[in-house]
RNA sequence: UCCGAUAAGGGCAAAGCCAGAGCGAUCUGGCGACGCAAAGCCACGGGUCCUCUGUUUAGAGGAUAGCCGGGUUGCCGAAG
Numbered sequence: 001u002c003c004g005a006u007a008a009g010g011g012c013a014a015a016g017c018c019a020g021a022g023c024g025a026u027c028u029g030g031c032g033a034c035g036c037a038a039a040g041c042c043a044c045g046g047g048u049c050c051u052c053u054g055u056u057u058a059g060a061g062g063a064u065a066g067c068c069g070g071g072u073u074g075c076c077g078a079a080g
Base pairs, nucleotide, nucleotide: 003080011036012035016031017030018029019028020027021026034066040072041071042070044069045068046067047064048063049062050061051060052059053058
């Protein structure tokens, strides 16, 4: 230095409920923990979802990073 734990400290927060924003997907705050080593950040490629237009295959705008890939930054380190 690399790998490596059922160790330590810290972080995030699914479903559901309450309040708010949005036509909607969904988001924000609170409660709550199913999980997560990138469940930090970025819509670049694919997927899914929403809205509008079209009706024929599609087009435009949006949502999702906790669907997958990619980019970028990044925690600890026992025995061995």
c-di-GMP-I-UAU riboswitch aptamer from Desulfuromonas sp., 80 nucleotides, folded computationally. Rfam family: c-di-GMP-I-UAU riboswitch aptamer. A reference for the family is Weinberg et al. (2017), "Bioinformatic analysis of riboswitch structures uncovers variant classes with altered ligand specificity", Proc Natl Acad Sci U S A. The family has 6 seed sequences and 17 matches in Rfam 15.1. Its family is annotated with cyclic-di-GMP binding in the Gene Ontology. The organism belongs to Desulfuromonas, within Bacteria. It was read from a public genome assembly, where an Rfam model found it.